This is a predicted structure of a 148-nucleotide RNA (FMN riboswitch aptamer (RFN element)) from Sporosarcina limicola. It was read from a public genome assembly, where an Rfam model found it. Its Rfam family is "FMN riboswitch aptamer (RFN element)". Rfam's curators write: The RFN element is a highly conserved domain that is found frequently in the 5'-untranslated regions of prokaryotic mRNAs that encode for flavin mononucleotide (FMN) biosynthesis and transport proteins. Its family is annotated with FMN binding in the Gene Ontology. Model confidence (mean pLDDT): 77 of 100. Lineage of the source: Bacteria > Bacillati > Bacilli > Caryophanaceae > Sporosarcina.
């Protein structure tokens, strides 16, 4: 230290109003932004002109969750082998930014305008309600064991 195991964490948000038999689903407004990179905010510290720590993006690069396929492994049925089914890998599918400043230097900073958000359900269409889900999860903190 490295590879596996282990622990424990591990998502936010319709207020107020208006139509209508009925809508947190539509109209006016209102709210909310997972996880790693980057990154020029900002703060903090010290042996101080540079380096540590912290902290900076819904919309830039990726990824999760849902869905779908399925060459592959493994379980389960099976006599066997095929179907069929259950996890895991892999693949696919997956949404949204311009514009002014500053400046070497910003799609991240400041201002100003926009824009986006899974499935399935509902007296009436959901990013905000209820459900899958007391699941899964990207990952982050620790370091129980094991190997080298």
């Nucleotide at each position: 230290a490295u590879a596996c195991u282990c622990u424990u964490c591990g998502g936010g948000g319709c207020a107020a109003g208006g139509u209508g038999a009925a809508a947190u689903u539509c109209c006016u407004u209102a709210c909310c932004g997972g996880c790693g990179g980057u990154g020029a905010u900002c703060g903090a510290g010290c042996a101080a002109u540079g380096c540590u720590c912290g902290u900076c993006a819904g919309u830039c690069c990726g990824u999760g969750a849902c869905c779908c396929g399925u060459c592959c492994u493994u379980c389960c049925u099976u006599u066997u082998a095929a179907u069929a089914g259950a996890a895991g890998g892999c693949g696919g599918u997956g949404g949204a930014g311009c514009u002014g400043g500053u400046g070497u230097a910003a799609u991240u900073c400041c201002g100003g305008c926009g824009c986006c958000g899974a499935c399935a359900g509902u007296u009436a269409g959901a990013g905000u309600c209820u459900g899958g889900a007391u699941g899964g999860g990207a990952g982050a903190a620790g370091u129980u064991g094991u190997u080298u």